A computed fold for a 73-nucleotide RNA from Arthrobacter sp. UYCo732, annotated as transfer RNA.
RNAcentral holds the sequence, with entries from ENA.
Rfam family: tRNA. It is annotated as a transfer RNA.

RNA sequence: GGUCUCUUAGCUCAGUUGGUAGAGCGUCCGGCUGAAAACUGGAAGGUCCCCGGUUCGAACCCGGGAGUGACCA
Numbered sequence: 001g002g003u004c005u006c007u008u009a010g011c012u013c014a015g016u017u018g019g020u021a022g023a024g025c026g027u028c029c030g031g032c033u034g035a036a037a038a039c040u041g042g043a044a045g046g047u048c049c050c051c052g053g054u055u056c057g058a059a060c061c062c063g064g065g066a067g068u069g070a071c072c073a
Base pairs, nucleotide, nucleotide: 001072002071003070004069006067007066010025011024012023013022019056027043028042029041030040031039049065050064051063052062053061
């Protein structure tokens, strides 16, 4: 230098042909217990990497950029 993958909650990751963003773990508040652990109910938490475009509507489509990983040279 070239090709390809990936970027979504604190972490690991889903998100089915564009239609109001989710799970598990963790955190916080309860229940249970003499008190804990385990179990269990609930809650908070996200400018979907950034900028622009298409569209009535974009995490998803298009262009540019950034970062990550792999391969080739």